[in-house]
RNA sequence: CCAGAUAGUUGGAUGACUGCUUUACUUGUAAAGAGGAAAGUCCGGGCUCCAUAAGACAAUGGUGCCGGGUAAUACCCGGCGGGGGCGACCCCAGGGAAAGUGCCGCAGAAAACAAACCGCCUUAAUUGAAAUUUAUAAGGUAAGGGUGAAAAGGUGAGGUAAGAGCUCACCGCUUUUUUGGCAACAAAAAAGGCUUGGUAAACCCCACCAGGAGCAAGAUCAAAUAGAGUUACAAUAGUUAGUCUUGGCUGUAACUGGGUUGAUCGCAUGAUUCGUGCGGUAACGCUCGAACUAGAUGAAUAGUCAUCGAUUUUUAUUAAAUCACAGAACCCGGCUUAUAGAUUAUCUGGCAAU
Numbered sequence: 001c002c003a004g005a006u007a008g009u010u011g012g013a014u015g016a017c018u019g020c021u022u023u024a025c026u027u028g029u030a031a032a033g034a035g036g037a038a039a040g041u042c043c044g045g046g047c048u049c050c051a052u053a054a055g056a057c058a059a060u061g062g063u064g065c066c067g068g069g070u071a072a073u074a075c076c077c078g079g080c081g082g083g084g085g086c087g088a089c090c091c092c093a094g095g096g097a098a099a100g101u102g103c104c105g106c107a108g109a110a111a112a113c114a115a116a117c118c119g120c121c122u123u124a125a126u127u128g129a130a131a132u133u134u135a136u137a138a139g140g141u142a143a144g145g146g147u148g149a150a151a152a153g154g155u156g157a158g159g160u161a162a163g164a165g166c167u168c169a170c171c172g173c174u175u176u177u178u179u180g181g182c183a184a185c186a187a188a189a190a191a192g193g194c195u196u197g198g199u200a201a202a203c204c205c206c207a208c209c210a211g212g213a214g215c216a217a218g219a220u221c222a223a224a225u226a227g228a229g230u231u232a233c234a235a236u237a238g239u240u241a242g243u244c245u246u247g248g249c250u251g252u253a254a255c256u257g258g259g260u261u262g263a264u265c266g267c268a269u270g271a272u273u274c275g276u277g278c279g280g281u282a283a284c285g286c287u288c289g290a291a292c293u294a295g296a297u298g299a300a301u302a303g304u305c306a307u308c309g310a311u312u313u314u315u316a317u318u319a320a321a322u323c324a325c326a327g328a329a330c331c332c333g334g335c336u337u338a339u340a341g342a343u344u345a346u347c348u349g350g351c352a353a354u
Stems, first nucleotide, its partner, number of pairs: 001350010012308007020033006035325001039336002042334005047214004053246005060210005065079005080094001081092004095205002100203002102199003117145002119141005153171006173192008218265004228256006237250004272291004277286003309323005
């Protein structure tokens, strides 16, 4: 200097004038006023209400290696195993295929109770040996070739009529033991039959977890009406957001019809933010100190001008153009997605110079 990886910060600044909302009071002044994602509504909660209760069983849904963090999670951190990359680093819907069922098109001989297309080897008689015919028959084989994503563990040697774990060495697999680690796992040794495709993001099996509805939740005040009517069933009965038991309620179901649509609260001091110190590999935790940072309700948080800044084009700040994604509505913690440009730190690979 070039290319990349990881973790961040910011995302226009300053001034003037005019304007809007909330709070405070000295009543026209002061202070504050849309994000890193406010988006998606995918998770987890706080909070509110519920006889929609308690117990048992079932259904449905979710999670899925180990340890730690957190209010909690499917989130975060650190590891293990597998995969990608020269590397820094990144990704994983990561329990079980020997409980069962299903699927693996085409090609190929054959796709799991699975195999012979090409090929390799042997076989009467005759002969000194060979050759010819029989053989387009009979038997052995799965090493070689072909098809395919995948074809009866892999490489090498020996052996064989030719071959094959047939035998051996190393690897792979299974079982047992020892060592290290909290553990997932890793390493070593011994023995062994040499044996056993994939797919569960297919059904399924195993382990664990889960009450429902949601701020249009809910509470208070004010006001008004019809405590309404019809039909069917009904107190040893009916009903109670899966069934049964206990328990609760007193009518249940369908249809017709009437009143209310107003105001206040919930509504922002929080599992909050920032800083110092300590502990921890880290996520994070503890102590001390400081700060108050929108609360609207047909919906405020803005408009204009000037100067500066950044980017692009241009010989040239000479001139021109542009300045991302995007707007709170109960709140918080995550994940995912969108994002012009500027900028910081560490690491990896390459080139050159000293």
The RNA shown here (Bacterial RNase P class A) has 354 nucleotides and comes from an uncultured Pelagibacteraceae bacterium.
Its Rfam family is "Bacterial RNase P class A". By type it is a ribozyme.
The prediction has a mean pLDDT of 75.